The RNA shown here (transfer RNA) has 71 nucleotides and comes from a Candidatus Moraniibacteriota bacterium. The coordinates come from a structure-prediction model, not an experiment, and the mean pLDDT is 82. NCBI's taxonomy places the organism under Bacteria, Bacteria candidate phyla, Candidatus Moraniibacteriota.
RNA sequence: CGGACUGUAGUAUAACGGUAGUACGUACGCAUGGGGUGCGUAUAGCCCGAGUUCGACUCUCGGCAGUCCGA
Numbered sequence: 001c002g003g004a005c006u007g008u009a010g011u012a013u014a015a016c017g018g019u020a021g022u023a024c025g026u027a028c029g030c031a032u033g034g035g036g037u038g039c040g041u042a043u044a045g046c047c048c049g050a051g052u053u054c055g056a057c058u059c060u061c062g063g064c065a066g067u068c069c070g071a
Base pairs, nucleotide, nucleotide: 001070002069003068004067005066006065007064010024011023012022013021018054025043026042027041028040029039030038031037047063048062049061050060051059
């Protein structure tokens, strides 16, 4: 310098263009004499900007970051 892929709660990972879920974690409560553990409730997220659309995590364009390949 060229190309490809990825970007979603604190962590990991889903989501036909139509309410953003799940698990772990964290907080509180219940059960236990206590711990572990189990159950219940809560917590917190779409990398940034623009476009298309009635409607965008999803499609398009640009940017940023990371990984890989080539030179």